[in-house]
RNA sequence: UUGAAUAAAGCCAAACUAUUUGCGAGAAUAGGACGGAAAGCUACGGAUCUCUUGUUAGAUAGCCGAGUUACUCAUC
Numbered sequence: 001u002u003g004a005a006u007a008a009a010g011c012c013a014a015a016c017u018a019u020u021u022g023c024g025a026g027a028a029u030a031g032g033a034c035g036g037a038a039a040g041c042u043a044c045g046g047a048u049c050u051c052u053u054g055u056u057a058g059a060u061a062g063c064c065g066a067g068u069u070a071c072u073c074a075u076c
Stems, first nucleotide, its partner, number of pairs: 002074003011036002016031006034062001040068003044065003047060004051054001
């Protein structure tokens, strides 16, 4: 650099529930695991969603792509 997730050490946490917060889409904390080799991070392109429809709107990274960082093993 590239590949892989069965092995070892581990990691994250869907739906749902409780509390808080936001006009809302949603978000945070705790519980909980559907799943994930980046389900780490970044709203850059597309897509979807929300509302006060924007001069400077917003949300989703676990929708797709892209950028960037990284454990283990193997390969170069």

c-di-GMP-I-GGC riboswitch aptamer from Sulfurovum sp., 76 nucleotides, folded computationally. Model confidence (mean pLDDT): 83 of 100. It matches the Rfam family "c-di-GMP-I-GGC riboswitch aptamer". Its Rfam clan is "c-di-GMP_I riboswitch clan". Of the family's consensus pairs, 95% are formed in the model.